A computed fold for a 363-nucleotide RNA from an uncultured Bryobacteraceae bacterium, annotated as Bacterial RNase P class A.
Its Rfam family is "Bacterial RNase P class A". By type it is a ribozyme.
The sequence was found by an Rfam model in a public genome assembly.
Of the family's consensus pairs, 91% are formed in the model.
[in-house]
């Protein structure tokens, strides 16, 4: 130089027209994910004496926040490079990943394969005795002993040596592992060290189960104010009312002591309007505290609020990419706010940083 992974940043830029939404007007108008709606929370309603049970969730260990299953530092486990080393163990260093309480309560269940999946056990071997057989090595059968070797599994009752034995075994010893007690670091998880015990036991708790802690329920269509026509409700008036008509008469309809017609007041709810609504755990920058998440103090700064839905188009220059000798031409990803914020997860052309692998070249 490239590739490809991993982790952070950006996610064209500026100018002119024409349109859209919000706002009196000035002037402002998608995102890093506005996604998914998984989590935590403010906010509003509803429900609640206290306690406990059950449901549900979280689960080294410390911080951090408003809180969180989030982050941020540490412990421990596992993968893989590298360096101590002759190797190997082992140790140290980075990268990286993990639901990382408890399997020495208790219950289940572990396919296939295998003798056995868990009160162990013995197929194949190894070894000893004791009968038959063989000229002899050997072989057969039977009893017993073993569990070092082989074999079966994903997993088989600790490893690696040396001793030992008829074979052989913690049978004895050493080292590591374990389990117990004790010192020591260190908040803590946990490390380190000692003595001691031949040593407890498969594995699953993303299986019931135990432990600890935590936790009401809905969701801006929460909710709250105002309030129309028409049909319901309550009160009070009420013997006539309404229509045709300029007016009487007159004609037609309701009604007529009732839960009436009609008037009138009152309330409660639909449409419909207003609030809620976005100045906040806010954003820039600078300090000083912290390894850091993160806090804190100073300076500036307002940046969509609508309704079922506004945030686009076109041109021109510049910037990336691609073809092209040029002139030119062509391309530029996932996605779009609806009460608000903090995480996660997903989605994502292109470019730019760092880290780690691999390929080329060159010195």
């Nucleotide at each position: 130089c490239u590739u490809g992974c991993c982790g952070g940043a950006c996610g064209g830029g500026c100018a002119g027209c024409c349109g859209c939404c919000c706002g009196c007007a000035a002037g402002g108008g998608a995102g890093g994910a506005a996604a998914g709606u998984c989590c935590g929370g403010u906010c509003u309603c509803c429900a609640c004496a206290g306690g406990g049970c059950a449901g549900c969730g979280u689960g080294c260990c410390g911080g951090c926040u408003a809180a969180c299953g989030g982050c941020c530092g540490g412990g421990g486990g596992g993968a893989c490079a590298g360096g101590c080393u002759c190797a190997a163990a082992g140790c140290c260093u980075g990268u990286u990943u993990c639901a990382c309480g408890g399997a020495a309560a208790g219950u289940g269940c572990c396919a296939c394969a295998g003798a056995a999946a868990a009160c162990a056990u013995a197929c194949c071997g190894c070894c000893g005795c004791g009968c038959c057989u063989u000229g002899a090595c050997g072989g057969g059968c039977g009893c017993g002993g073993u569990a070092a070797g082989g074999g079966u599994g994903a997993a088989a009752a600790g490893g690696u040596g040396c001793g030992g034995u008829a074979a052989g075994a913690g049978c004895g010893c050493a080292c590591c592992g374990c389990g117990u007690c004790c010192g020591g670091a260190g908040u803590a998880a946990u490390c380190c060290g000692g003595a001691u015990g031949g040593c407890a036991g498969g594995g699953u708790a993303a299986a019931c189960c135990c432990c600890a802690c935590g936790u009401g329920g809905a969701g801006c269509a929460a909710g709250g104010c105002c309030a129309a026509a028409u049909a319901g409700g309550g009160g009070a008036g009420g013997a006539g009312g309404a229509g045709c008509g300029g007016c009487c008469c007159g004609c037609u309809c309701c009604g007529c002591u009732a839960c009436a017609a009609c008037u009138u007041c009152c309330g409660g709810g639909u449409a419909g309007g207003c609030c809620g609504c976005u100045a906040g755990a806010g954003c820039c920058g600078g300090g000083c505290a912290g390894u850091a998440a993160u806090g804190u103090c100073c300076g500036g700064u307002c940046g969509a609020g609508a309704g079922g839905a506004a945030u686009g188009g076109c041109u021109g220059c510049c910037g990336c990419c691609c073809c092209g000798c040029a002139a030119g031409g062509g391309g530029a990803a996932c996605a779009g706010a609806a009460a608000c914020c903090g995480g996660c997860u997903u989605a994502c052309a292109g470019u730019c940083c760092g880290g780690c692998a691999g390929g080329c070249u060159c010195c």